[in-house]
């Protein structure tokens, strides 16, 4: 590099609830896990949504690139 959820040591956290925040789509914080080998992080391309719509926002757990990381095999 490139492969990998077989173990290990960990991690994240969908829906829902309850707090907040925001015109919304969302977002944060508890709480709980449906799943995930990058479900770490970037809004570049693509889609999708919301808008106070000539403008602007949102989502990385939609796809796809870009970056970084841990274990073990292989070179």
């Nucleotide at each position: 590099a490139c492969g990998u959820a077989a173990a290990a040591a960990g991690c994240c956290a969908a829906a829902c609830c309850c707090a907040u925040u925001g015109c919304a789509a969302g977002g944060u914080g508890g709480g709980g896990a449906c799943g995930g080998a990058a479900a770490g992080c970037c809004a570049c391309g693509g889609g999708u949504c919301c808008u106070u719509c000539u403008g602007g926002g949102a989502c990385a757990g939609c796809c796809g690139g870009g970056u970084u990381g841990c274990u073990c095999g292989c070179a």
This is a predicted structure of a 75-nucleotide RNA (c-di-GMP-I-GGC riboswitch aptamer) from an uncultured Desulfobulbaceae bacterium. The model forms 95% of the base pairs in the Rfam consensus. It was read from a public genome assembly, where an Rfam model found it. The coordinates come from a structure-prediction model, not an experiment, and the mean pLDDT is 84. Its Rfam family is "c-di-GMP-I-GGC riboswitch aptamer". Its family is annotated with cyclic-di-GMP binding in the Gene Ontology.